[in-house]
A computed fold for a 473-nucleotide part of an RNA from a metagenome, annotated as small-subunit ribosomal RNA, 3' major domain. The full RNA is in RNAcentral, with records from SILVA.
Context: one part of a larger RNA
RNA sequence: UGACGGGGGCCCGCACAAGCGGUGGGGCAUGUGGUUUAAUUCGACAACGCGAAGAACCUUACCUGGGUUUGACAUCCUGUGAAUCUGUAAGAAAUUACGGAGUGCCUUCGGGAGCACAGAGACAGGUGCUGCAUGGCUGUCGUCAGCUCGUGUCGUGAGAUGUUUGGUUAAGUCCAGCAACGAGCGCAACCCUUAUCUUUAGUUGCCAGCAUCUCGGAUGGGAACUCUAAAGAGACUGCCCCGGUCAACGGGGAGGAAGGCGGGGAUGACGUCAAGUCCUCAUGGCCCUUAUAUCCAGGGCUACACACGUGCUACAAUGGUAAGUACAGAAGGCAGCGAACCUGUGAGGGGGAGCCAAUCCUUAAAGCUUAUCUCAGUCCGGAUUGGAGUCUGCAACUCGACUCCAUGAAGUUGGAAUCGCUAGUAAUCGCGGAUCAGCAUACCGCGGUGAAUAAGUUCCCGGGCCUUGUACA
Numbered sequence: 001u002g003a004c005g006g007g008g009g010c011c012c013g014c015a016c017a018a019g020c021g022g023u024g025g026g027g028c029a030u031g032u033g034g035u036u037u038a039a040u041u042c043g044a045c046a047a048c049g050c051g052a053a054g055a056a057c058c059u060u061a062c063c064u065g066g067g068u069u070u071g072a073c074a075u076c077c078u079g080u081g082a083a084u085c086u087g088u089a090a091g092a093a094a095u096u097a098c099g100g101a102g103u104g105c106c107u108u109c110g111g112g113a114g115c116a117c118a119g120a121g122a123c124a125g126g127u128g129c130u131g132c133a134u135g136g137c138u139g140u141c142g143u144c145a146g147c148u149c150g151u152g153u154c155g156u157g158a159g160a161u162g163u164u165u166g167g168u169u170a171a172g173u174c175c176a177g178c179a180a181c182g183a184g185c186g187c188a189a190c191c192c193u194u195a196u197c198u199u200u201a202g203u204u205g206c207c208a209g210c211a212u213c214u215c216g217g218a219u220g221g222g223a224a225c226u227c228u229a230a231a232g233a234g235a236c237u238g239c240c241c242c243g244g245u246c247a248a249c250g251g252g253g254a255g256g257a258a259g260g261c262g263g264g265g266a267u268g269a270c271g272u273c274a275a276g277u278c279c280u281c282a283u284g285g286c287c288c289u290u291a292u293a294u295c296c297a298g299g300g301c302u303a304c305a306c307a308c309g310u311g312c313u314a315c316a317a318u319g320g321u322a323a324g325u326a327c328a329g330a331a332g333g334c335a336g337c338g339a340a341c342c343u344g345u346g347a348g349g350g351g352g353a354g355c356c357a358a359u360c361c362u363u364a365a366a367g368c369u370u371a372u373c374u375c376a377g378u379c380c381g382g383a384u385u386g387g388a389g390u391c392u393g394c395a396a397c398u399c400g401a402c403u404c405c406a407u408g409a410a411g412u413u414g415g416a417a418u419c420g421c422u423a424g425u426a427a428u429c430g431c432g433g434a435u436c437a438g439c440a441u442a443c444c445g446c447g448g449u450g451a452a453u454a455a456g457u458u459c460c461c462g463g464g465c466c467u468u469g470u471a472c473a
Base pairs, nucleotide, nucleotide: 001473002472003470004469005468007467008466009465010464011463012462013461015457016456019421020420021419022418023417026313027312028311029310030309031308032307033306034304035303042051043050062299063298064297065296066295067294068293071123075122076121077119078118079117080116081115084101085100086099087098088097089096090095105112106111125288126287128286129285130284134282135281136277137276138275139273141271146185147184148183149182150181151180152161153160154159165176166175167174191265192264193263194262196233197232198231199230200229201228202227206222207221210220211219212218236259239253240252241251242250243249315414319373320372321371322370323369324368325367332361333360336355337354341350342349343348380411385406386405387404388403389402390401391400427449428448429447430446431445432444433443
């Protein structure tokens, strides 16, 4: 100087408390461990709906079997042939064997470009090893308020001071003081978005007033309103009162769409953990080179006495079922989204209008109204299983999603323990997107309805500052 203490002081955080809803019990989905297996590819444990924004083949790295060896891919050399299209046979295919059609482009007629085949070697190739050789990227402490430097001063020195102290703040934020005076990286602000208004603009969006009307902003028209999207305005403790050191700042109030950081996002200091990643990529070294490379078929990654994590769905009446009826936002669409209409109980099929989209696709659900069920393992719950189908796709057996009929399991609110959340939040309800032929209870977004509790810091956990002890570095 640090680190540590079941030392002390001060302070903060959904850390506790006060509340609301869960997890832990059931069924299923999914990941992990374990076990099994020819293989159940690999990594991650600050892992475990993670890499994976989507394993039937492919992917794919694993296994079994069948093939190839200048190679699936790149550059160079020599020779042959235009490229290319296509048939037959064998085979699971990769591939092998034998044919057919075809003679292009540029040209100085030597040849050249491009492609295919054969040959020789330089070389290719490796998701093989080492993340403890590395770059890059990432996690974590932590969006915590810290981490440092120059000059000066003090100290023999390591170092100290500044950064401590008194207030204050979300903040090393600011104020006052002080052997310090300044500065840098962080904080804040500048950026995006959202909340209000103004101006500009008015189609595909809008419709107040006027007219028409097939009653549909549909038509004429309008530029007000909504909205769209560009530019501005607006919030700064600016104003008032009180407290405070005539300070920083705090409490209350006015005005205001918004008030003291208005809400949300992006943004992550010096560093820590030889943290993670050589399987994104790049890369040193090592290793393989008729194989650890490469092609193909099938299988596996989907196994299943079990254990754990994360979710979905329930156990019901604030509910289930049936009928009627209302209101979003944000996205996506041409190998695409696909309307009306017809058809099927339905998934779907036929159909093809419109749309390269403020124009078309394009209908939210919870809600509301009415009826019924009347506390039951039920008209709750939907697992499981049987049958029949639909769709995608060469192909749904291993191993897809969905539909219909039948079946109708466990489950009556969950032990110890444990998680999230302070407001348009929790809870609850649906909608969309990426990936994607098909496949979503996951992920990333969007809006609808919309609470309770706290204004405290004794305790648990984590963190910051000062101080103290130490046989630790």
Model confidence (mean pLDDT): 81 of 100. It matches the Rfam family "Bacterial small subunit ribosomal RNA".